[in-house]
RNA sequence: UUCAAUCUUCGGGGCAGGGUGUAAUUCCCGACCGACGGUAAUCAGCCUUUUGGGUUGUAAGUCCGUGACCCGCUGUAAAGCGGUGGACCUGGUGUGAAUCCGGGACCGACAGUUAAAGUCUGGAUGGGAGAAGAUAAGA
Numbered sequence: 001u002u003c004a005a006u007c008u009u010c011g012g013g014g015c016a017g018g019g020u021g022u023a024a025u026u027c028c029c030g031a032c033c034g035a036c037g038g039u040a041a042u043c044a045g046c047c048u049u050u051u052g053g054g055u056u057g058u059a060a061g062u063c064c065g066u067g068a069c070c071c072g073c074u075g076u077a078a079a080g081c082g083g084u085g086g087a088c089c090u091g092g093u094g095u096g097a098a099u100c101c102g103g104g105a106c107c108g109a110c111a112g113u114u115a116a117a118g119u120c121u122g123g124a125u126g127g128g129a130g131a132a133g134a135u136a137a138g139a
Base pairs, nucleotide, nucleotide: 002139003138005135006134007133008132009131010130017029018028019027031119032118033108034107035066036065037064038063043057044056045055046054047053048052061106062105070083071082072081073080074079088104089103090102091101092100110122111121112120
């Protein structure tokens, strides 16, 4: 340093202002939000030294994958296995753009509700991808 084991802690944000209406944070105008891991030509630090190279950290809602929700099967249960599962174009720079810069778009589980919900309430003081740390021992 890596792998497996046990334990601890952490681990999701958002309708301002207005319109209609008996009634809407659900409709309409408009506003706002973006989980986790990976990936960069980003930015920052350090080292080396120079058209450069190395290294650490950082960097995508719509690129790859994961998770919550939902469905099926097994199970007394805890849980396990399998499945389903949304969304991007364009201009610029450049050897190179799915991540940079500019512009314009688009997407968002289930149940509930005086009226249809990404944003309210609820399952949930839950679960969770995973992150950090500790322990003794092994390779």